[in-house]
RNA sequence: GCGGGUGUCGUAUAACGGUUAUUAUAACUCCUUCCCAAGGAGUGGACGGCGGUUCGACUCCGCUCACCCGCU
Numbered sequence: 001g002c003g004g005g006u007g008u009c010g011u012a013u014a015a016c017g018g019u020u021a022u023u024a025u026a027a028c029u030c031c032u033u034c035c036c037a038a039g040g041a042g043u044g045g046a047c048g049g050c051g052g053u054u055c056g057a058c059u060c061c062g063c064u065c066a067c068c069c070g071c072u
Base pairs, nucleotide, nucleotide: 001071002070003069004068005067006066007065010025011024012023018055027043028042029041030040031039048064049063050062051061052060
C1' cells in the first nucleotide's frame, strides 16, 4: 500500500428500513432484616465520527477513525 471483518449504556448482548432501541449484570433509590448477604420493586445511562439515499437509517451506500485477520 491492497483486501476482508468488527464497532450499540460501566461490562456483556439483541434489534426485520417504521411505534418509547432489548435483556442481563453493575451503579443508585426504596421495601424486607437487629446488621450484612440473599430476595423483591423502581430510576438513570448507549447506536465510533462525518456525509449521502429514503417520507423515515443502529440497519442500505461513500469516506474516515480504532481494533483484528490475510496479502504485498
This is a predicted structure of a 72-nucleotide RNA (transfer RNA) from a marine sediment metagenome.
Rfam family: tRNA. Rfam classes the family as a transfer RNA.